[in-house]
Context: one part of a larger RNA
Order: sequence, then structure tokens, then C1' cells
RNA sequence: UGACGGGGGCCCGCACAAGCGGUGGAGCAUGUGGUUUAAUUCGAUGCAACGCGAAGAACCUUACCAGGACUUGACAGUACAGGUGGUGCAUGGCUGUCGUCAGCUCGUGUCGUGAGAUGUUGGGUUAAGUUCCGCAACGAGCGCAACCCUUAUUUUUAGUUGUUUAUAGUAUGAGUAAAGAAAACUAAAAAGACUGCCGUCGAUAAGUCGGAGGAAGGUGAGGAUGACGUCAAGUCAGUAUGCCCCUUAUGUCCUGGGCUACACACGUGCUACAAUAGUUAAGAACAAUGGGCUGCAAACUCGCGAGAGGGAGCUAAUCCCUAAACUUAACCUCAGUUCAGAUUGUAGGCUGCAACUCGCCUGCAUGAAGAUGGAAUCGCUAGUAAUCGCUGGUCAGCUACACAGCGGUGAAUUGUUUCCGGGCCUUGUACA
Repeated sequence: UGACGGGGGCCCGCACAAGCGGUGGAGCAUGUGGUUUAAUUCGAUGCAACGCGAAGAACCUUACCAGGACUUGACAGUACAGGUGGUGCAUGGCUGUCGUCAGCUCGUGUCGUGAGAUGUUGGGUUAAGUUCCGCAACGAGCGCAACCCUUAUUUUUAGUUGUUUAUAGUAUGAGUAAAGAAAACUAAAAAGACUGCCGUCGAUAAGUCGGAGGAAGGUGAGGAUGACGUCAAGUCAGUAUGCCCCUUAUGUCCUGGGCUACACACGUGCUACAAUAGUUAAGAACAAUGGGCUGCAAACUCGCGAGAGGGAGCUAAUCCCUAAACUUAACCUCAGUUCAGAUUGUAGGCUGCAACUCGCCUGCAUGAAGAUGGAAUCGCUAGUAAUCGCUGGUCAGCUACACAGCGGUGAAUUGUUUCCGGGCCUUGUACA
């Protein structure tokens, strides 16, 4: 000087408390361990591995196994191609994490024999090393903040494919014509918030608290943005790459199988256990983000349905994909039930050379466990939690209940004693 302490002080954080909803019990989905297997390819392993790489394993993918086949094996070159073979503890690059925590340093000066110190400590203040005052320091850099994007208000400009009105027609709509840029919307430019104004407290400071006006008030909300560094953290299987290894095979191709196994254990989810519910019918009820030409596909017809036929329109503010919770009425009356839907049988539909291993969907039948879950444990402070559906990528199809987004409805509680993690100061040390 650091690190550490079941030392001290101050402070912060869904850290705890207060509250709401879960996980842990059930069934199923998915990942992992283990076991099994000819093979169940490989990697990821406390937080920071385990719905992770994988934004989609029937073949392909595919790296694994069995069997079979090829040997200059894309081109070039003439000495090699090729290797998902080894080493992430030889590396680049990228990433996680502490942590969006407020820290990490430098120049000159000064102090100290020196390692170093000072600045960066102190008194206030802040989300912040934010800022004010003081001070042997004076300045500066990387971080903080701001500049960027989205969103909340208004104005101006611009009106088509959007909006409104009228008309023939009609169950509505589509269509046609016209009008107005008032509202809405779209999308460009501006304005707007700065502790600017008033008061309290404060040291006359920084600032704090309250108020006014305002769509918005003290960082308005959200995002992007991740300092010096830590963990020989992760990745040689995304790519690149040193060294080592294979070269009629550890390379390449094909068929089939496997990655989907199953006494068990764990993680992450979905669906439930019901009456704030369920079933049936009606209300053409009300969104937003997105996607669409080997595509999205309407009306209409057939089918109980999945779906089939059909093909208008749309290269898109024009056409299509396109809501559910909700409201009203009836039934059910606390039961393993008109709850719940696993499992199984059977009949079909779709994609695709091909659904046996091993796809999804529909009808009928079947109707398992499950009575709100031990110890323990997780998320969340507002348009949040909870709840409801919708869209997209991957994709022929799909194991999506995943992931990334979108809107609809819409709460409760709020303090710093303790647990955990972190920051600053200080103290002890047989530690470096």
C1' cells in the first nucleotide's frame, strides 16, 4: 500500500421488512445429472451451467454408431488438399461477471531515507469523485451527467392509400362522386422543463422541502451506452490462428440407426386443482407491433371439425393474415363434479421422396393424478405486479407450453432493527 475480520461509523440496492403473485406437492413439456446403449456426438457446471450454444435433430442438419464404398480427393499448385482431431493453461477476436457500482488514474509541485503519501481526505450535498466550502496542492484524463433513439403536450407544414360527408345500392361493407384540412391519424420541422418563478431551511454556498403555473417538475418515463480491472471465467464446435497429431484415414461419400433410451435425482416452464369459476348461446363489440409473390389469401361452396374446393384483392396506411379477456342471458350448486385434462382406442386431415423407430392437427370414445402443496426458495415499487390474447424469427412440416416483441384489463404496500451484496472513512492483523 492492499486484502481480510462472526471490528466500528455513515450510506445505498426488491437486500430485508410491508404487500401481491409464484416455485417446492400433481400431470405434461423442456434442459441437465445419472444409468443404459453399437451409438445415446460435442461443449456449457455456484452466483455468472441446466427452455444454455440450438432463431426449430423424421432424411438432410449430424459432428455419434453399424454396414458398405472412395483415395491427389472444388480450383489452383507441385507440394499437398482435408480434419466438428488435441491444447481456450500458447493465442486473436467476441462474450459473461462484479456493475450502470462510482469509481480508476496521470502531469507538475510538496512531504517522506524509502516503499509511498498528498491531490481523491475533511464539513455539507447528490442517483453520481454530482457539486459547494475548506485545505500543499494546482490542473488534467478514462468513467458520471449531457449530446443519440422511443414515448408524454402543443404549434406549423403536408393531405394519399388515412379521415369525414353525400349518393345509388344494401343486412353491413366493398364501389363511385364530392368536400374540408376543423378534429383524428400519418411524418417532417419547431416549441416546451432550466430548480426558470415564489417561500422555508441552509453557511450569504451547493442544495433540500413546500407551492404556483404547466401536458409533463426536479434524471418526466423507457432504451442504447458498461471506466481501470477481477475470475489462467467461457468459446480452437461460429470464424481466425501457433504448436502437436491423422494422411488407402482421425479425410470423403452412401444406406439404416442414434442424438427422442429410462429404477431414479435436480433446474426452468405450461396446465390445473374450480363458483371472482365452468358450459352453451348471443353481442359481425373494442387493439397494437409485425409479416406477405415458390407469398398472404377474402367472398362463396362442401365438411361436426382439422381441412378441402375456390380464387377476388394485394409487390401494401389501399388487399390479406386479425384478437382474447369483456358484456348479456340460461344451465350447473360444492361433488373428484357440467372441475381438471393425462393416458389409451378408433376414424380422419395436413406437410413432405418418406411420419415405424420419431411430426403436428381434428372428431368420437376413454376420463389418470390433482382438494392450493414440508423444510426451503423466487419475482415485482406503476401503466409495474397480476391477468388476457396477438405478432414475428427459425421453418416444407413441427415437439413453441420456448425465445424476441406487441397491445387490452389493471392492483396492494412503502420503513431501515436485522439477513445478503456493494461504496466511503476508520481500526486490528502471526496474511501478500
RNAcentral holds the full RNA, with entries from ENA and SILVA. Predicted 3D model of a 432-nucleotide part of an RNA (small-subunit ribosomal RNA, 3' major domain) from an uncultured marine eukaryote. The prediction has a mean pLDDT of 81. Rfam family: Bacterial small subunit ribosomal RNA. Gene Ontology terms of the family: structural constituent of ribosome and ribosome.